[in-house]
The part of an RNA shown here (small-subunit ribosomal RNA, 3' major domain) has 467 nucleotides and comes from an uncultured bacterium. Its Rfam family is "Bacterial small subunit ribosomal RNA". Gene Ontology terms of the family: structural constituent of ribosome and ribosome. The coordinates come from a structure-prediction model, not an experiment, and the mean pLDDT is 83. The RNAcentral record of the full RNA draws on ENA and SILVA.
Context: one part of a larger RNA
């Protein structure tokens, strides 16, 4: 000087408290450990690993295993020879590949018409290729975390023999090292805030594919809704009180919005030899008829068990049936989205209007109204299993999703313990998208309905300042 203290003081945070909904019990999904296995590829391990890399393992992916092949190689550059390139059909084989065989096909640039060149292919020789092999404790880059916490420093000056101190401490104040006052300090930088985006109000401009004051249509119009450009608007600006005549705090007016209006992007100096050599790049080491490459099949999906994260429930604030043209937002659509119609109980099929989309399509559920069930392992719950089907795809056995009929398990609110959340939030209800042939209870977004509680800072946890 820091760090630490079951030292003291001050302050903050869903940290506690006050509440609401959960997790921990059940079943299922998914990840992990362990075990098993020929292989169950590899990485990630307190918070900050465990629905994580993986925005999607049937083949491929794929890195793993077994077997079959291959050796200048699946890929790149260089040399020589040959052939324009390209390109079917046959046989063997699980395929990779091998054998046989050539139908068709002659382009571009230069030309002294002999040929040469570019591009591509085949063969040969070696230089080399190749490695998801090792080391994240050799590295770059990227990322997590403390933490959107309010801190971290520098120049000059001053003080100290020096390490260093001062500034940055103190009195107030703030979300904030935010601002004010004081002060041997005066200034400055990186952070804070603001500048950026979305959202809440309004003016104006522009009205098609949007909208409609006309009964419908057409027409007409741009008032309204909306779309998307430019402006306005909020600044403690005004008033009062408190305060130190400060900064500021509290209350009020006006206002769509009030004291950071609400959200996002944005992450200082640094910490953890934190994570990643398997995104990529890369030093060194290692393999080079194999630790490279190709193929078929299998595995990553195993299952006495343990843990994490979720989904669905245990019911009456509910289940089921019917009615109501019920009512959204945000997205996506051409090897695509697909309406109306017909067939099917249904998944779906047939067929295909329209739409490269403010035009067409995908497209709501909870809610509301009426009926029924009457507290039961039930008209709750749906696991599991059988049968019959549908879809995608060369191919659903290992190992996909969906539908119908039948079957109808555990479960009656969950021990110790523990998580999230302060408002359009929690809870609850559906919708869309990426990945994707197919496959989501995951992820990322979108809207609908819409609460309770906060006395307070003694205590638990984490953090900041002084000592």
């Nucleotide at each position: 000087u820091g760090a630490c203290g079951g030292u003291g003081g001050c302050c903050c945070g869903c940290a506690c408290a006050a509440g609401c909904a959960g997790u921990g019990g059940a079943u299922u999904a998914u990840g992990u450990g362990g075990u098993u296995u020929a292989a169950u590829u590899c990485g990630a391990c307190g918070c900050a690993a465990c629905g994580c890399g993986a925005a999607g393992a049937a083949c491929c992916u794929u890195a793993c295993c077994a077997g079959g092949a291959u050796u200048u190689g699946a890929c790149a550059u260089c040399c020589a020879a040959c052939u324009a390139a390209c390109g079917a059909a046959g046989c063997a084989g699980a395929g990779a590949u091998g054998c046989a065989u050539u139908a068709g096909g002659u382009g571009c640039c230069c030309u002294u018409c002999g040929g040469g060149g570019a591009a591509a292919g085949u063969u040969g020789a070696g230089a080399c290729a190749g490695g998801u092999g090792g080391u994240g404790c050799a590295u770059g880059g990227u990322u997590g975390u403390c933490g959107u916490c309010a801190g971290c420093u520098c120049g000059u000056g001053u003080c100290g023999u020096g390490a260093g101190a001062u500034g940055u401490u103190g009195g107030g104040u703030u979300a904030a090292g935010u601002c004010c006052c004081g002060c041997a300090a005066c200034g400055a930088g990186c952070g804070c805030a603001a500048c950026c985006c979305c959202u809440a109000u309004u003016g104006u401009u522009a009205g098609u594919u949007g909208c409609u004051a006309c009964g419908c249509a057409a027409g007409a119009g741009c008032a309204c809704u909306c779309u998307a450009g430019c402006g306005a608007g909020a600044c403690u600006g005004c008033c009062g009180u408190u305060g130190a005549c400060a900064a500021a705090a509290c209350g009020g007016a006006g206002g769509a919005a009030g004291g950071c209006g609400g959200g996002g992007a944005c992450g200082a100096c640094g910490u953890c030899a934190a994570a990643u050599c398997a995104u990529c790049a890369u030093g060194c080491c290692c393999c080079u008829u194999a630790u490279g490459u190709c193929c078929u099949g299998g595995g990553c999906u195993a299952c006495a068990c343990a843990c994490g994260u979720a989904a669905u429930a245990c019911a009456a604030u509910g289940g089921c049936c019917g009615u109501c043209a019920a009512c959204a937002a945000a997205g996506g659509g051409a090897a695509g989205c697909a309406a109306g119609a017909u067939c099917g109980c249904g998944a779906g099929a047939u067929g295909g209007a329209g739409c490269a989309a403010a035009u067409c399509c995908c497209c709501a559920a909870a809610a509301a109204c009426g009926g029924u069930c009457u507290c039961a392992g039930u008209u709750c719950g749906g696991a599991u299993u059988g049968c019959a089907g549908g879809c995608u795809g060369c191919a659903a056995c290992u190992c996909g999703c969906c539908u119908g009929c039948a079957u109808g398990a555990a479960g009656c609110u969950g021990g110790a313990a523990u998580u999230g959340c302060u408002a359009g939030u929690a809870a609850u209800c559906g919708u869309g998208g990426a990945u994707c042939a197919g496959c989501a209870u995951g992820c990322c977004a979108c809207g609908g309905u819409g609460a309770a509680u906060a006395c307070g800072u003694u205590c638990c946890c984490g953090g900041g300042c002084c000592u």